Source information:
This is a predicted structure of a 583-nucleotide part of an RNA (large-subunit ribosomal RNA, domain V) from a Chloroflexota bacterium. Lineage of the source: Bacteria > Bacillati > Chloroflexota. Its Rfam family is "Bacterial large subunit ribosomal RNA". On this family, see Cannone et al., BMC Bioinformatics 2002: "The comparative RNA web (CRW) site: an online database of comparative sequence and structure information for ribosomal, intron, and other RNAs". The full RNA is in RNAcentral, with records from ENA.
[in-house]
Context: one part of a larger RNA
RNA sequence: CCCGCGGUUAGACGGAAAGACCCCGUGAACCUUUACUAUAGCUUCGCAUUGGCAUCAGGCUUGUGAUGUGCAGGAUAGGUGGUAGACAUUGAAGGUAGGACGCAAGUCCUGUUGGAGUCACCCUUGAGAUACCACCCUUGACAUUCUUGUUGUCUAACCGCGUUCCGUCAUCCGGAACCGGGACCGUGCGUGGUGGGUAGUUUGACUGGGGCGGUCACCUCCUAAAGAGUAACGGAGGUGUGCGAAGGUGGGCUCAGAGCGGUCGGAAAUCGCUCGUAGAGUGCAAUGGCAAAAGCCCGCUUGACUGCGAGACUGACAAGUCGAGCAGAGACGAAAGUCGGCCAUAGUGAUCCGGUGGUUCCGAGUGGAAGGGCCAUCGCUCAACGGAUAAAAGGUACUCCGGGGAUAACAGGCUAAUGGUGCCCAAGAGUUCAUAUCGACGGCACCGUUUGGCACCUCGAUGUCGGCUCAUCUCAUCCUGGGGCUGGAGCAGGUUCCAAGGGUAUGGCUGUUCGCCAUUUAAAGAGGUACGUGAGCUGGGUUUAGAACGUCGUGAGACAGUUCGGUCCCUAUCUGCCGUGGG
Numbered sequence: 001c002c003c004g005c006g007g008u009u010a011g012a013c014g015g016a017a018a019g020a021c022c023c024c025g026u027g028a029a030c031c032u033u034u035a036c037u038a039u040a041g042c043u044u045c046g047c048a049u050u051g052g053c054a055u056c057a058g059g060c061u062u063g064u065g066a067u068g069u070g071c072a073g074g075a076u077a078g079g080u081g082g083u084a085g086a087c088a089u090u091g092a093a094g095g096u097a098g099g100a101c102g103c104a105a106g107u108c109c110u111g112u113u114g115g116a117g118u119c120a121c122c123c124u125u126g127a128g129a130u131a132c133c134a135c136c137c138u139u140g141a142c143a144u145u146c147u148u149g150u151u152g153u154c155u156a157a158c159c160g161c162g163u164u165c166c167g168u169c170a171u172c173c174g175g176a177a178c179c180g181g182g183a184c185c186g187u188g189c190g191u192g193g194u195g196g197g198u199a200g201u202u203u204g205a206c207u208g209g210g211g212c213g214g215u216c217a218c219c220u221c222c223u224a225a226a227g228a229g230u231a232a233c234g235g236a237g238g239u240g241u242g243c244g245a246a247g248g249u250g251g252g253c254u255c256a257g258a259g260c261g262g263u264c265g266g267a268a269a270u271c272g273c274u275c276g277u278a279g280a281g282u283g284c285a286a287u288g289g290c291a292a293a294a295g296c297c298c299g300c301u302u303g304a305c306u307g308c309g310a311g312a313c314u315g316a317c318a319a320g321u322c323g324a325g326c327a328g329a330g331a332c333g334a335a336a337g338u339c340g341g342c343c344a345u346a347g348u349g350a351u352c353c354g355g356u357g358g359u360u361c362c363g364a365g366u367g368g369a370a371g372g373g374c375c376a377u378c379g380c381u382c383a384a385c386g387g388a389u390a391a392a393a394g395g396u397a398c399u400c401c402g403g404g405g406a407u408a409a410c411a412g413g414c415u416a417a418u419g420g421u422g423c424c425c426a427a428g429a430g431u432u433c434a435u436a437u438c439g440a441c442g443g444c445a446c447c448g449u450u451u452g453g454c455a456c457c458u459c460g461a462u463g464u465c466g467g468c469u470c471a472u473c474u475c476a477u478c479c480u481g482g483g484g485c486u487g488g489a490g491c492a493g494g495u496u497c498c499a500a501g502g503g504u505a506u507g508g509c510u511g512u513u514c515g516c517c518a519u520u521u522a523a524a525g526a527g528g529u530a531c532g533u534g535a536g537c538u539g540g541g542u543u544u545a546g547a548a549c550g551u552c553g554u555g556a557g558a559c560a561g562u563u564c565g566g567u568c569c570c571u572a573u574c575u576g577c578c579g580u581g582g583g
Base pairs, nucleotide, nucleotide: 001583002582003581004580005579006578007577008576010575011574012573014570015569022404023403024402025401027400028399029396030395031394032393035201036200037199038198039197041194042193043192045190046189047188048187049186051154052153053152054151056149057148058147059146062143063142064141066139068137078136079135080134081133082132085119086118087117094113095112096111097110098109099108100107101106158181159180160179162178163177164176165175166174167173204216205215206214213233217239218238219237220236221235222234240385241283242342243341247301248300249299250298251297252296253295255279257275258274259273260272261271281290282289284347286345287344288343305328306327307326308325311322312321313320317386330339331338332337353379354378355377356376357375358374359373361372362371411458412456413454414453415452417451419447420446421445422444423443424442428438429437465540466538467537468536470532471529472528473527474526475525478503479502480501481498482497483496484495485494486493505519506518507517508516509515546564547563548562549561550559551558552557
C1' cells in the first nucleotide's frame, strides 16, 4: 500500500411517512349559536269534507210606534212642505191603578171609571202648530228578510283497540245489530307564528409569520432626489359640509401691531395723531395665492341661467378638470364690460332595481289602456368607499386535502440594539493623595455564551427541555506553579501579568437548567461543540387524542393556568473510529 473479518454508531443535513406545528386556498368536513336563508315538526285562523233545530249577541233592509227642554214664551217648539180644519158613542174632558222615559218641569202607554166634548189661527218667535197629512234627521224599542258569531241540543256524514253475532275451527280483516262520541276530531288546501330538530352556506383584505391592535374613500404638506410621477403599519393634519348671501354686478374702503395723547377705562373697549408691504383677514385643515385686492362696507339684484362648445390637461379604463366662442332670455353698470355660483385645491358612490314630474316617442288585429322609452329628479356610513347577495356569526386538541422554507416555532447564518469583556478621560471617594483600591458624566474597541431584529438553507420532516453515558476544544484561570504593585511588618489578603500540564464534590427539594439549603474540599472555574451527545439510553417537563378544577365564552370550545393518564421504529451500504487476519 492492497484485500478481508469482528465490533461501534460520530457523519453521510442517514432510512421510513409529498410536516400533524405555522401560514396560505374566495379548499373540505363535522360541531355550535340570540350568523343568514330555508325546512320537518308543533301551532293560529279561513275554506272544504259538513248536516237539522233552538238560544243569545251583533250588522243590513223594510215596517210600526216612540224620541227631541238655550232665552223669551200657556210649554220638553227636531227640520222642510201642504192645508183650514182635524179627532170623538169603534167612547172626548176629568178621575183612579200600574208602567216606560226623564233635563224632575213634564211627556207617552195600558187597564178601569166616566158619558160629550177636545185641539187649531190668537200673545210671544229668526222659525208656528204632533189640529191633520207627507218626506226626512238624532236616539233607542218591537217585529221582519238576509246574514255573522256564541251557547245548547239532535243524528245521518265521520270516528271507536266497546259488546254480541256471522264469514270462521281465526285476538287479522270485513259485514250485521247494539252502545259510546259527533258535525267536534281527523284529513286536504291556503295563511300568520314558532322552529340548530334538520339542511345549505357565509364568517374581507393589508400585515417585517399569523392573531390582537390599527387601517381601507377623498383633501393639504413633507419624504420626492429644482418638469410630471413616485413606496413603507414613514412624519404631520383635515373632509363626508356651509352660504339666497358668505352668489352676480356697480361704487367705495384698507389691515395686524406699536408709540404718543385722551372722562369713568384698567395690559386689552370706543376716540385722535404718527409709523406701519401685510407681521391681518380669507366660513373650516394645510399649502399655494391675494392690497387693480380674492380682505372690509354699501346699492341694485338672481348668470347658484337654457341649448351647445373649438381646443386642451389628466387617467390603463371608467371617471375627473379647464375652457374662449355662438344662439336665446336676463342681472348690474353712464359705458367699456362682467356674470354658466363661492380665492383655489376636500365636502363623495358606478351599474341594476324602483319612485315622482314632464314628454309631438313605442303601444302584440284596430281605437284606447297596461307597460316601456326619452328628458328632469329622488332612494345606498353599498365608509371593506371600482360597490360579489335584497339577505350571513363562531369552534375544531376528533380533524382532513392541496401547497409553502414565497411564512412562524428548534437549530444554523447575518446583525450586535440588548448582553458580556477590556481600554481612554478623570470629577470624586480613599484623614492628606485622582490612578494601593474604587471610580460619576462621557468616549473607544472586542466577543458572539443572553434577550432580540432579519426571514437566507431546510415544511416530498434538520426530533424539541432536562438527566444518564461518553467526551473534545477555548481561556476571559476556580485550585495547584511563577512574577509586579500594594493603603504588602508577619500570617492572611487586594489588584494585576504569565501560565490550559493536571485537577475541579456528595447529598435534600424541584421535570427542572438555574437556584436555595446541609456538609466537605486545594478548588468545587466560565464557556464553545446543532443551547455536544435520542440510527447511544431515558421520557419526568413541554406538545395529540380521555378526564377534571379555576377562569373566559350563550354555546361549540379556549387558556406560556393547574391536575391524573398517555406506543420513542431502524438487521449498518459508504466514510470515520476500535480490534484483528492475509498478501